[in-house]
RNA sequence: GCCCCUAUAGCUUAACGGAUAGAGCUCUGGUCUUCGGAACCAGCGGUGAGGGUUCGAUUCCUUCUAGGGGCG
Repeated sequence: GCCCCUAUAGCUUAACGGAUAGAGCUCUGGUCUUCGGAACCAGCGGUGAGGGUUCGAUUCCUUCUAGGGGCG
C1' cells in the first nucleotide's frame, strides 16, 4: 500500500427493512435476614461518527474513526 471481518448498556451478547432495540452478568432500590450472602421483585443504562437510499434503517449503500486478520 491492497483486501476481508468487526463495532449495540459498565461487560458478554440477541434483533426478515416495520412491536416501546430484548436478554444474562454488573450496579441501584425494595422484600427477606440479627448483619451479610443467597433467593425473589423492581429500576437505571445502549445502536462508533458524518452523509445517502427508503413511507420507515441497528439492519442496505458510502466516507471516516477504532480494533482484528490476510497478502505484498